């Protein structure tokens, strides 16, 4: 220096071009409980790395950057 995959809540992930972007776990209130844990309801939390571009319409498709991983040399 090539190829190739990753990037979405804090943490692990899900979503293959359309309705408000969702699920576990954790957080935060609340019921329970003498209490604590578990367990039941509700909530908060996201620039879907980043920039452009394709499209009526992009978390999805395309080029480029950034990090991270894998082979090759």
């Nucleotide at each position: 220096g090539g190829u190739c995959g990753a990037u979405u809540a804090a943490c692990u992930c899900a979503g293959u071009g359309g309705c408000u972007a969702g699920a576990g776990u954790g957080c935060c209130a609340u019921c329970u409980u003498c209490a604590c844990a578990c367990g039941g309801u509700g909530g908060a939390a996201g620039u879907c790395a980043c920039a452009g571009g394709u499209u009526c319409g992009a978390a999805u498709c395309c080029u480029g950057u950034a990090u991270c991983g894998a082979c090759c040399a």
Predicted 3D model of a 73-nucleotide RNA (transfer RNA) from Planctopirus sp. SH287. The RNAcentral record of the sequence draws on ENA, GtRNAdb and Rfam. Its Rfam family is "tRNA". Gene Ontology term of the family: triplet codon-amino acid adaptor activity. By type it is a transfer RNA. NCBI's taxonomy places the organism under Bacteria, Pseudomonadati, Planctomycetota, Planctomycetales, Planctopirus. Its mean pLDDT, the model's own confidence on a scale to 100, is 81.